[in-house]
RNA sequence: AACGGUACUUCGGGGGUGGGUGAAAUUCCCCGCCGGCGGUUAUAGUCCGCGACCGGAGUCUCACUCGAUCCUGAGUGGAACGCUCCGCUGACCCGGUGAAAUUCCGGGACCGACCGUCAAAGUCGGGAUGGGAGAAGGCCGAG
Numbered sequence: 001a002a003c004g005g006u007a008c009u010u011c012g013g014g015g016g017u018g019g020g021u022g023a024a025a026u027u028c029c030c031c032g033c034c035g036g037c038g039g040u041u042a043u044a045g046u047c048c049g050c051g052a053c054c055g056g057a058g059u060c061u062c063a064c065u066c067g068a069u070c071c072u073g074a075g076u077g078g079a080a081c082g083c084u085c086c087g088c089u090g091a092c093c094c095g096g097u098g099a100a101a102u103u104c105c106g107g108g109a110c111c112g113a114c115c116g117u118c119a120a121a122g123u124c125g126g127g128a129u130g131g132g133a134g135a136a137g138g139c140c141g142a143g
Base pairs, nucleotide, nucleotide: 003141004140005139006138008137009136010135011134016031018030019029020028032123033122034112035111036050037049038048039047045110046109054087055086056085057084058083059082062077063076064075065074066073092108093107094106095105096104114126115125116124
């Protein structure tokens, strides 16, 4: 140094002042811009997996009824937050280099939840000063 632990600390999502049409569009058309986390014999929005969003179930707990009346329980209903599990969840090809790349280089594509809106949203507003995959450090042990 690696390694193990930790009720600790911090960090942890980006993008139109454009043009056109129109009564009205950052939503339509043209042209732009953006890309969480871990993995991968080589660097990823598009490969594998995870998080968040959304749907469902269970559980902690509460109330009521019955039983017991030394101890022990069973059933029904509801069930916020949290926790666990299941489901859902978009998109890539060609060429080149190389031992190895759907990850690099060249070229051409494609994808982007839900609610809101005087016109239909990856980009505006909102849930979100939220949550979180994780990352770094501290401390303890160990060495």
Molecule: FMN riboswitch aptamer (RFN element)
Organism: bacterium